Notes
Two RNAs folded together computationally: RNase P RNA and transfer RNA, 456 nucleotides in total. It holds a member of the Rfam family "Bacterial RNase P class A". The family's RNA type in Rfam is ribozyme. Rfam's curators write: Ribonuclease P (RNase P) is a ubiquitous endoribonuclease, found in archaea, bacteria and eukarya as well as chloroplasts and mitochondria.

RNA sequence: GGAGUAGAUCAGGCGGUCGCUGGCCUCACUCUAUGCGGGGCUGGAGGAAAGUCCGAACACCACAGGGCAGGGUGCUCCAUAACGUGGAGUCGCGGUGACGCGAAGGCAAGUGCAACAGAAAGCAUACCGCCAUGCCGCUGUCGGCAAGGUAAGGGUGAAACGGUGCGGUAAGAGCGCACCAGUUCUCCGGGUGACCGGGGAAGCUAGGUAAACCCCACCCGGUGCAAGACCAAAUAGGGGAGCGUUUGAGGGCUGCCCGUCCGAGCUUCCGGGUAGGUCGCUUGAGGUGCCGGGCAAUCGGCAUCCCAGAUGAAUGAUCGCUGCCUCCGACCCGGGUAACCGGCCGGAGGAACAGAAUUCGGCUUAUGAGCUGCUCCGGCC
RNA sequence: GCGGGAAUAACUCAGUGGUAGAGUGCGACCUUGCCAAGGUCGAAGUCGCGGGUUCAAAUCCCGUUUCCCGCUCCA
Numbered sequence: 001g002g003a004g005u006a007g008a009u010c011a012g013g014c015g016g017u018c019g020c021u022g023g024c025c026u027c028a029c030u031c032u033a034u035g036c037g038g039g040g041c042u043g044g045a046g047g048a049a050a051g052u053c054c055g056a057a058c059a060c061c062a063c064a065g066g067g068c069a070g071g072g073u074g075c076u077c078c079a080u081a082a083c084g085u086g087g088a089g090u091c092g093c094g095g096u097g098a099c100g101c102g103a104a105g106g107c108a109a110g111u112g113c114a115a116c117a118g119a120a121a122g123c124a125u126a127c128c129g130c131c132a133u134g135c136c137g138c139u140g141u142c143g144g145c146a147a148g149g150u151a152a153g154g155g156u157g158a159a160a161c162g163g164u165g166c167g168g169u170a171a172g173a174g175c176g177c178a179c180c181a182g183u184u185c186u187c188c189g190g191g192u193g194a195c196c197g198g199g200g201a202a203g204c205u206a207g208g209u210a211a212a213c214c215c216c217a218c219c220c221g222g223u224g225c226a227a228g229a230c231c232a233a234a235u236a237g238g239g240g241a242g243c244g245u246u247u248g249a250g251g252g253c254u255g256c257c258c259g260u261c262c263g264a265g266c267u268u269c270c271g272g273g274u275a276g277g278u279c280g281c282u283u284g285a286g287g288u289g290c291c292g293g294g295c296a297a298u299c300g301g302c303a304u305c306c307c308a309g310a311u312g313a314a315u316g317a318u319c320g321c322u323g324c325c326u327c328c329g330a331c332c333c334g335g336g337u338a339a340c341c342g343g344c345c346g347g348a349g350g351a352a353c354a355g356a357a358u359u360c361g362g363c364u365u366a367u368g369a370g371c372u373g374c375u376c377c378g379g380c381c
Numbered sequence: 382g383c384g385g386g387a388a389u390a391a392c393u394c395a396g397u398g399g400u401a402g403a404g405u406g407c408g409a410c411c412u413u414g415c416c417a418a419g420g421u422c423g424a425a426g427u428c429g430c431g432g433g434u435u436c437a438a439a440u441c442c443c444g445u446u447u448c449c450c451g452c453u454c455c456a
Base pairs, nucleotide, nucleotide: 001377002376003375004374005373006372007371009369010368012322013321014320015319016318017317018316020044021043022042023041024040025039026038027037029035046353050364051363053362054361055360056359057358058224059223060222061221065258066257067256068255070220071219072218073217074216075089076088077087078086079085090104091102092101093100094099105215106214110213111212112209113208127154128153129150130149131148133146134145135144136143137142162180163179164178165177166176167175181205183202184201185200186199187198188197189196190195228279229278230277231276238270239269240268241267242266243265250262251261252260272455273454286305287304288303289302290301291300292299293298324350325349326348327347328346329345332343333342334341335340382452383451384450385449386448387447388446391405392404393403394402399436407423408422409421410420411419429445430444431443432442433441
C1' cells in the first nucleotide's frame, strides 16, 4: 500500500424567529368549572419506531379441569420473567488465515420414497466379461451350444452392499491374514456435560432421505388495548328465514370428545340509530454513573434522574455561525532532488434508511459515516 | 392497530417432491365464392424475488416484495 475479517460507536453541533403538541404555573372572562382566551417555564421519535417472525407483561373469557387431535422446539452447560433469544464450549463443514456457517435427537424402531438410465434401487441382481464341466465343429492353448459358478474388471446412475496389499482359487469372493476407515459392546484416564485420548472384543460392513410420515424428550388454554372499564348520546329494541325451550338450542370453550357451570333464547338476512368523551396510557424485567462477582451472556449493591403520549393522529419551517466528506482554484508554510503529499485560504456541492400508536425482551430486514483490534498478500528499512 | 390469505402462459385456473398442463386468446394451414363456426398443427413460462434441505423443489423450510380480505358500539 492492497484485500479481507470481527467488534463497539455516532446518527452533526450551537443560537435566533415563526408554528404544532403534552405537562405545570399564572392573569382575564363567564353558564363559575378539569370551560375558553392570553402570557411564562418545560418535555417532544428510532437504531431500526419497520416486518409482525418469536417470547412475555397486562386485560377479559370460570385463575382456564381430563383426553385426543394440532402446533412448536431439538448437541452440551449456563443466562433470563420467558423465548425458536443470548453467552461460553463440543462436533461437522467452508476459508491459506483472521474468522464464518450449521432445524447438529433417532433411518442397526416401523412404514414410505428414489423420475430417467441401468441386469439390478434394498436385506437385490447378472448385460458385457472371467471360469471349470459336458457335447459338437475343428483339430493349436480356437469357435459354438447346454446347464452352472463368480462379482475381480467394464458399463448405467446422484447413489450399486468397505479400501489397499498378500495368500488362496478353475475363475473369484472378508474365503483367510496384515494395515486402514466405519459400526456396536466393553475397560481405563480427563471433563459438570456435549465429547476427547488410549486399550480390547465381535460380526465381517447393517446405504440415502425424518425442512417424508413417524418415534423419543420437552413446551403450548383462547383472544388480543378495535383487550377491557365507565359516562354520555340515539331509536322502528322493527320485519323475514332457520334451529331450539327439560328429548336442552346456544354460550363459558379453541378443532373434537368427556366432564362441569350458566341456560331461553340463538344464528343469519333486510332495515334503523350512534359513530362523542374519560380511564386503560405510560415509573418501567426503566435510564445514567461508580463499585463488586463471572471468561462472557448477565447478576448484585450504592448514588442519581423522570426522559413523547398524539387519535382526521403533534414532533415542522426558515435564517446565521460552525464541524465532517467530495470536487475545483491559487498566494503562502512544512516535507521531498523531483513528480507529488500535507496544512492554510476561497468557491461549489453532499449527508442515508426511515417516522412512535398498550408496553417490554429478542430476531430479521433496510441503511450513511468514520474508529479500533486481528488476518493474508506485496514493497522498503 | 390486530389477525388471516394469495402470487404458475396475455387472461382465468389445475398441478403438494421426479420432463410444467387445461380453457379462452394469439399465429399458420384445411374447409368456404367471402366471413363466422368447425378441424389440424404450433408458439408462448426467471412458477413474484433471494437463500437453504434433497440426487432432484412450482411443491418442503427461512427471509423478502406486492396485492387482497376480515375485525368497533346500541338494539